The RNA shown here (SAM riboswitch aptamer (S box leader)) has 114 nucleotides and comes from a Bacteroidota bacterium. Of the family's consensus pairs, 91% are formed in the model. Its mean pLDDT, the model's own confidence on a scale to 100, is 78.
[in-house]
C1' cells in the first nucleotide's frame, strides 16, 4: 500500500514554539487566516470504534439492548465546506440557474485480513 465490513447532519479549545498559509487531489465556487494558517509540543474536551465491567433478551464459545470511560486509536469551523455523474421538478436568455432525490467515485476514522 492492497482487499472486507461499518460509520461519515450530531459533538467537542485552550496554552507554547513558530511564523504563511490552509480548508485530501483537479476545476470552479465559498471561506478560514499577522485579532496567527499549517506543524510540533502541553493541558483540556468530545465521541463511542476496539474495549472493561454488570444486566436483560434471543438461545449460545454467538447475537442484540441497556448502562460505563479505565486504557488503544481517532476527532476538536463550515454536512466529508458546497458543486462535478444520474433522475424528477422548477425558472429563464435554450443554455445556463434553483430545489429534491438517487447511486457511484474519491476521501476519513475504526476494526479485521494477507
Nucleotide at each position: 500500500a492492497g482487499c472486507u465490513u461499518a460509520u461519515c447532519a450530531a459533538g467537542a479549545a485552550a496554552g507554547g514554539c513558530u511564523g504563511a498559509g490552509g480548508g485530501a487531489a483537479a476545476g470552479c465556487g465559498c471561506c478560514c487566516g499577522a485579532c496567527g494558517a499549517a506543524g510540533c509540543c502541553u493541558u483540556g474536551a468530545c465521541a463511542a470504534c476496539c474495549c472493561a465491567u454488570c444486566c436483560c433478551g434471543c438461545a449460545u464459545u454467538g447475537c442484540g439492548g441497556a448502562a460505563g470511560a479505565a486504557g488503544g486509536u481517532g476527532u476538536c469551523a463550515a454536512u466529508u465546506c458546497g458543486c462535478u455523474c444520474c433522475u424528477u421538478c422548477u425558472a429563464u436568455u435554450u443554455a445556463u440557474g434553483g430545489a429534491a432525490g438517487g447511486a457511484a467515485c474519491a476521501g476519513a476514522u475504526a476494526a479485521g485480513u494477507c